[in-house]
Molecule: Fluoride riboswitch aptamer (crcB RNA motif)
Organism: Hyphomicrobiales bacterium
RNA sequence: AAUUAGAAAGGGGAUGGAGUCCCCCUGAACCGCCGAUGGCUGAUGACUCCUACCGCAUC
Numbered sequence: 001a002a003u004u005a006g007a008a009a010g011g012g013g014a015u016g017g018a019g020u021c022c023c024c025c026u027g028a029a030c031c032g033c034c035g036a037u038g039g040c041u042g043a044u045g046a047c048u049c050c051u052a053c054c055g056c057a058u059c
Stems, first nucleotide, its partner, number of pairs: 009026005016050006032040003
């Protein structure tokens, strides 16, 4: 120095933040889809709340 194992700690789940749960990763996990010079959906992995955006209705 490399490799392996363990521990601790940390990170991630297509656009922001928080809580809970679930799953994944240890230098990976992850980085949406399609007829792709273009077009389309969504702020969640799931639930709840807030913010932003869009649509409808009322005042």